This is a predicted structure of a 351-nucleotide part of an RNA (large-subunit ribosomal RNA, domain IV) from a Deltaproteobacteria bacterium. The prediction has a mean pLDDT of 89. The sequence was found in a public genome assembly.
Context: one part of a larger RNA
RNA sequence: CCCUCGUUUAGGAACUCGGCAAAUUGGCCCCGUAACUUCGGAAGAAGGGGUGCUCCGUUUCGUGAUCCGGCUUGCCCGGUGAGCGGGGCGGAGUUGCAAUAAAGAGGCUCAGGCGACUGUUUACUAAAAACACAGGGCUCUGCGAAGUCGAACACGACGUAUAGGGUCUGACGCCUGCCCGGUGCCGGAAGGUUAAAGAGAGAGGUUAGCCGCAAGGCGACGCUUCGAACUGAAGCCCCGGUAAACGGCGGCCGUAACUAUAACGGUCCUAAGGUAGCGAAAUUCCUUGUCGGGUAAGUUCCGACCUGCACGAAUGGCGUAACGAUCUGAGCGCUGUCUCAACGAGGGGCA
Numbered sequence: 001c002c003c004u005c006g007u008u009u010a011g012g013a014a015c016u017c018g019g020c021a022a023a024u025u026g027g028c029c030c031c032g033u034a035a036c037u038u039c040g041g042a043a044g045a046a047g048g049g050g051u052g053c054u055c056c057g058u059u060u061c062g063u064g065a066u067c068c069g070g071c072u073u074g075c076c077c078g079g080u081g082a083g084c085g086g087g088g089c090g091g092a093g094u095u096g097c098a099a100u101a102a103a104g105a106g107g108c109u110c111a112g113g114c115g116a117c118u119g120u121u122u123a124c125u126a127a128a129a130a131c132a133c134a135g136g137g138c139u140c141u142g143c144g145a146a147g148u149c150g151a152a153c154a155c156g157a158c159g160u161a162u163a164g165g166g167u168c169u170g171a172c173g174c175c176u177g178c179c180c181g182g183u184g185c186c187g188g189a190a191g192g193u194u195a196a197a198g199a200g201a202g203a204g205g206u207u208a209g210c211c212g213c214a215a216g217g218c219g220a221c222g223c224u225u226c227g228a229a230c231u232g233a234a235g236c237c238c239c240g241g242u243a244a245a246c247g248g249c250g251g252c253c254g255u256a257a258c259u260a261u262a263a264c265g266g267u268c269c270u271a272a273g274g275u276a277g278c279g280a281a282a283u284u285c286c287u288u289g290u291c292g293g294g295u296a297a298g299u300u301c302c303g304a305c306c307u308g309c310a311c312g313a314a315u316g317g318c319g320u321a322a323c324g325a326u327c328u329g330a331g332c333g334c335u336g337u338c339u340c341a342a343c344g345a346g347g348g349g350c351a
Stems, first nucleotide, its partner, number of pairs: 001348008010339002014337001019334001027051005036041001038171001052094012067079004071074001095099001107332007114324002119131002135169007147155002172319004177249003182246002184242005191237003197231002202226005209218003250268005277311001278308001289305005
């Protein structure tokens, strides 16, 4: 010097990103216990008191000696209740610094964010506001179900729409607005487009033959190659529906008898222009916004305001008791975290 422990005057978070770590609290009995609440809780809320040993009194429970009575004479029944043991209550005394005398054994409170909750998770840096969850919705599936699977078997299910699959949301309470133009899905079938296929106008190749002195030309049937109309589904175009489907939810200008602001008006654009609720928020750039609270002093925190760069309604909105090794802020208690360090113990390192 390092590690692991123990103790500490005065102060008591001044430490620090942050009370991290440590300390405090701690069992049992009694008293007592707020807001809020889904009436279950919150609660061990908080906050107090008691706690050893000896003796006395009292009470209760267990056991049941003895004695008395009864007869059906029994290892019988009824009564009595000594002694011993356990507990409660009251009183007196007594030891110590200290009595759950050692050990083991909640610190508490207030406010807010997120997630309802118990659960689950990155085996070996993340336990969470992530996942799951009951509950809610949409959608598919009529049973040889849909769906899964390379075929088959099989699963689904020895189930049958109060069932099963997919997907979103995520207890509960109050709610969930407008847009179907785009994309998707569902429905429609008149018209347009349209594949294979059918159809085959027409064209080419070949050559029996014919013409020609020849070179060559023409050329039927057949075979063969190409091939125009025309007929030809679904799909697409088209017509509707559908947002707890994917998604989307405006701009400019003016206006009130102080000013400011604009209930009001004009205009452009859109499929429709963000409703309720919330809002500097896990979202606010400017920003340490402004005001209020808490502090002597507060980029954090809480309550408001609304100018929402860029909240917003099941990619759910806003609340919410209970719950949380969650995150944030504050207070009480407590402390070597610190002012500021000291001493001690064990282990290690170096000399």